[in-house]
RNA sequence: UGAGUCGGCCGGACGGCCGCGUCGGGCGCCCUUCGGGGACCGCCCGCCGAGGAAAGUCCGGGCUCCUCAGAGCAGGGUGGUGGGUAACGCCCACCCGGGGCGACCCGCGGGCAAGUGCCACAGAAAGCAAACCGCCCCGUCCUGGCCCUUUGGGGGCGAAAGGCGGGGUAAGGGUGAAACGGUGGUGUAAGAGACCACCAGCGCCCAGGGAGACCUGGGCGGCUAGGUAAACCCCACCCGGAGCAAGGCCAGACAGGCGGCGUUCGAGGGUUGCUCGCCCGAGCCGCCGGGUGGGCCGCUGGAGGCCCGUGGCGACACGGGUCCUAGAUGGAUGGCCGUCUUCAAUGACAGAACCCGGCUUACAGGCCGGCUCAUCCG
RNA sequence: GGGCCCAUAGCUCAGCUGGCAGAGCAGCGGACUUUUAAUCCGUGGGUCGAGGGUUCGAGCCCCUCUGGGCCCA
Numbered sequence: 001u002g003a004g005u006c007g008g009c010c011g012g013a014c015g016g017c018c019g020c021g022u023c024g025g026g027c028g029c030c031c032u033u034c035g036g037g038g039a040c041c042g043c044c045c046g047c048c049g050a051g052g053a054a055a056g057u058c059c060g061g062g063c064u065c066c067u068c069a070g071a072g073c074a075g076g077g078u079g080g081u082g083g084g085u086a087a088c089g090c091c092c093a094c095c096c097g098g099g100g101c102g103a104c105c106c107g108c109g110g111g112c113a114a115g116u117g118c119c120a121c122a123g124a125a126a127g128c129a130a131a132c133c134g135c136c137c138c139g140u141c142c143u144g145g146c147c148c149u150u151u152g153g154g155g156g157c158g159a160a161a162g163g164c165g166g167g168g169u170a171a172g173g174g175u176g177a178a179a180c181g182g183u184g185g186u187g188u189a190a191g192a193g194a195c196c197a198c199c200a201g202c203g204c205c206c207a208g209g210g211a212g213a214c215c216u217g218g219g220c221g222g223c224u225a226g227g228u229a230a231a232c233c234c235c236a237c238c239c240g241g242a243g244c245a246a247g248g249c250c251a252g253a254c255a256g257g258c259g260g261c262g263u264u265c266g267a268g269g270g271u272u273g274c275u276c277g278c279c280c281g282a283g284c285c286g287c288c289g290g291g292u293g294g295g296c297c298g299c300u301g302g303a304g305g306c307c308c309g310u311g312g313c314g315a316c317a318c319g320g321g322u323c324c325u326a327g328a329u330g331g332a333u334g335g336c337c338g339u340c341u342u343c344a345a346u347g348a349c350a351g352a353a354c355c356c357g358g359c360u361u362a363c364a365g366g367c368c369g370g371c372u373c374a375u376c377c378g
Numbered sequence: 379g380g381g382c383c384c385a386u387a388g389c390u391c392a393g394c395u396g397g398c399a400g401a402g403c404a405g406c407g408g409a410c411u412u413u414u415a416a417u418c419c420g421u422g423g424g425u426c427g428a429g430g431g432u433u434c435g436a437g438c439c440c441c442u443c444u445g446g447g448c449c450c451a
Stems, first nucleotide, its partner, number of pairs: 001374010012340007020049002023046006029038003051349001055360002058358005063243004070276004075239005080094005095109001096107004110234002115232002117228003132173002134169008145157005181199006200224001202221008247297004256288006268280004304323008379450007388403004397434001405421005427443005
């Protein structure tokens, strides 16, 4: 200098004017027992006022209610090991497998030598064996040929190739995503882990290292075990349900009628889907008709941010210091101007709705740092 | 705000233990008819909402998005 890889951060700043929302204060206003009090409404002043994802609602938790949720079956989730955490499917470190020259990246990463299922088409055959071509052996038919002979013929032996039948083979061909370890040799009629050597891989045992997944080395064994569990399933662990429209309080309105079931022989309801068990229980269900559809609490300061120190490889934990206040309910953050940084700021993605930790997805442009490879120069 | 479901031809829908994507209507061409409709014969038409993964192989299984719909006090 070029190419690449990983991580972190920003998402304009300051000022002026106008406007909006909550809260606090003052005045108006209202009430008054004259001490004071005040929900709403109007005006003025002051503080504060969206995000890294506020999003998707995919996980986990706090919080609230259901009588703390018992048993069995069913159901759902997770899936290398160790740790972090309130918890997790998240994060950190390591192991194993794969990719890359490398930094580094990817992995829903338990089990198919427990069972069951599936493997279309092609192919002989798709999981336990099987035989299309080929190779080999045997029998038989056919005959070139050879031999014997009484030379008329007859008899015998019968190669190669081919036909037919029986058998062996899994080396070779071909099919497929996948074909029953690989290479070389021995062996054989031809072959084959049938046997041998080396290699790959598997199971068991032993020794060493490690907290563990696992790694290294040695021995023995049988010679080989196909793929698929994001197929059923098996194993281990975890899971009570619903969700702030949870839930609680206040105020206000109205009109009941008909039918069915039921009141200890108990309807109906809660407890996850079912069964059992437990609990509440005098009302419940359907149709027609009528009324309301207001307010308050929950509600925002929290597993919170930043800095320093200590422990730890790290996620993180502990201690000290310091900083902050959105809380709406038809739903508030906007507009204009100037200066500065800038190539450019008028134009990235996008707007809180109970809160928090993650993941995922969207994103104009910009900044910083670690590391790798190649080339050149010293 | 919260809970749940769906997407296959122009339209309405099948496809399910993963193995060549189908039906009805509509469209096009032909026959019949003076012509049209109906009827009969033939025929075209698909990024299975998008992307990624598992698998030899995905409409189907898994994940993430996009669009649409239903319910609640």